This is a predicted structure of a 170-nucleotide RNA (glmS glucosamine-6-phosphate activated ribozyme aptamer) from an Actinomycetes bacterium. Rfam family: glmS glucosamine-6-phosphate activated ribozyme aptamer. Rfam links the family to the GO terms regulation of gene expression and catalytic activity. Rfam's curators write: This entry contains a glucosamine-6-phosphate activated ribozyme that is found in the mRNA for GlmS. GlmS is an enzyme that uses fructose-6-phosphate and glutamine to generate glucosamine-6-phosphate. The ribozyme catalyses self cleavage of the glmS mRNA that is thought to regulate GlmS activity. The sequence was found by an Rfam model in a public genome assembly. Its mean pLDDT, the model's own confidence on a scale to 100, is 78.
[in-house]
RNA sequence: GGAACCAACGAAGCACCAGCCCUCGCCGCAGGCCAUCUGGCCGGGUGAGGUGACGAGGAAGAGGGAUUAUCGAGCCUGUCGGUGGGUGCCCUCUCGGCCAUUCCACGGCCGCACGAGCUGAGUAAAACCCGGAGGCAACUCCGGGGCCAAAGCCGGCUCGAUGUGGAAGC
Numbered sequence: 001g002g003a004a005c006c007a008a009c010g011a012a013g014c015a016c017c018a019g020c021c022c023u024c025g026c027c028g029c030a031g032g033c034c035a036u037c038u039g040g041c042c043g044g045g046u047g048a049g050g051u052g053a054c055g056a057g058g059a060a061g062a063g064g065g066a067u068u069a070u071c072g073a074g075c076c077u078g079u080c081g082g083u084g085g086g087u088g089c090c091c092u093c094u095c096g097g098c099c100a101u102u103c104c105a106c107g108g109c110c111g112c113a114c115g116a117g118c119u120g121a122g123u124a125a126a127a128c129c130c131g132g133a134g135g136c137a138a139c140u141c142c143g144g145g146g147c148c149a150a151a152g153c154c155g156g157c158u159c160g161a162u163g164u165g166g167a168a169g170c
Stems, first nucleotide, its partner, number of pairs: 014084004019080001021050007031042004054072003060094006095111005101168006114160007128145007
C1' cells in the first nucleotide's frame, strides 16, 4: 500500500441504454422541394461522447408466481421509448394480532394486525435564484438561499362487520 472478513451508515423514480433526440471529429454531398432572376429550406455514412424520474412512502419469516406496484411536485423545451430490479399484488407453509375471561381444535379477517366516512397532524425535493468547478461542445458536478404537496403511517370522532365445539374459571 492492497485484498479478504466483520461492524456501522446510506441506497428502490433505484441501476443500465443498442430507439428517437443532442454535441464534436472524419468522410461524402449524387441530390430533393419552394420561388419572378438573385435566392431560400432540407438532406447521407461513420467514430467518440451527452441526456434519459423531483422527492414523500413502502418489508412478520421462508419459498413460488406474475407485472404498466402507492402518493403527489415539476415539465410538455421528453420525468419520451426500452431492459433489469423493487418493500405493492396472488398462492403455500411457519409465526403472530383480532373474532370469548383463559386454554385447546378447526375456521374467518388480517400482518403489528377488518372496513367506511369526517378530522388533526404530516420539517418534501427538484424546478427557481446566487456563486463556483470540469469539458471544444452537448452537458455534468459542488456550495449557498429558498416556496408550495398528496397518499401512507400516527391521533381523535362516528357508523358498520366479526365464529363453532370442548375444557377450566367466575